Predicted 3D model of a 75-nucleotide RNA (c-di-GMP-I riboswitch aptamer) from a Desulfuromonadales bacterium. The organism belongs to Desulfuromonadales, within Bacteria. The prediction has a mean pLDDT of 90. It was read from a public genome assembly, where an Rfam model found it.
């Protein structure tokens, strides 16, 4: 360095729910709240799934693989 991931330190990030705004709708955004997360960061490139005003339409990266960036370091 690279592959790995502790019942390690450190720092993080937040699903179900509730409130309040966006959106037809998947779903989003802010605030509560924490089921998990070592990329649960950041890109819709390949599947997948999901809305629809069925289009050169959208949503999910917390479903999967891929690209990319990054903190820590015990076996």
């Nucleotide at each position: 360095u690279a592959c790995c991931g502790a019942u390690a330190a450190u720092a993080g990030c937040a699903a179900a729910c509730c409130c309040a705004g966006g959106g037809c709708a998947a779903c989003c955004u802010g605030g509560g709240g924490a089921c998990g997360c070592a990329a649960a960061g950041c890109c819709a490139c390949g599947g997948g799934u999901c809305c629809c005003a069925c289009g050169c339409g959208g949503a999910u990266a917390g479903c999967c693989g891929g690209g990319u960036u990054g903190c820590c370091g015990a076996a």